Predicted 3D model of an 80-nucleotide RNA (c-di-GMP-I riboswitch aptamer) from Methylomonas sp.
The coordinates come from a structure-prediction model, not an experiment, and the mean pLDDT is 80.
NCBI's taxonomy places the organism under Bacteria, Pseudomonadati, Pseudomonadota, Methylococcaceae, Methylomonas.
Its Rfam family is "c-di-GMP-I riboswitch aptamer". Rfam's curators write: GEMM was predicted in a large-scale screen for bacterial structured RNA regulatory elements.
The sequence was found by an Rfam model in a public genome assembly.
Of the family's consensus pairs, 95% are formed in the model.
[in-house]
Order: sequence, then structure tokens, then C1' cells
RNA sequence: UUGUAUUAAUGCCAAACCUGCUGCGAAGUGGGGACGGAAAGCCGAGGGUCUUGCUGGGGCAAGAUGGCCGGGUUGCCACG
Repeated sequence: UUGUAUUAAUGCCAAACCUGCUGCGAAGUGGGGACGGAAAGCCGAGGGUCUUGCUGGGGCAAGAUGGCCGGGUUGCCACG
């Protein structure tokens, strides 16, 4: 540097649910909690899903989701 995987080791993150706060809402965030994750680290100008507004419909605009998929990028250990 690269490939493979989670055998071992150091550890890391934190679903549902409960609770405080923020938001019209999807949801975010603090605490508890642990379903799971080998990038469940980061990136929202690809797609999907969800929310709000407009519309007779088709759809359009804005927003959310990175623990939906794909992609980009950065990192730890082991073995080759």
C1' cells in the first nucleotide's frame, strides 16, 4: 500500500421503549436502555421512503431519513 474476513484483541456506535427539550410535522437532541452493526464514522446536487405546503388530477417546491439502497471519503485490529 492492497486484499480478505470478524478467528483473536483493544475498544467503538446504539434499535425498540421510557423521559426532558426543540420542531406544524417527518424527525433531531440530552439522559436511561440494548435490537443490532465490521465502518451503524462523515458526506443529503443519485434513487427510495416519510413530512409540510400548493394542486381537480398529474405533479411541483421545501424539509427529514447516512440504522433504506447506491456512491464518495476517512479510520482500528488480525491474517495474507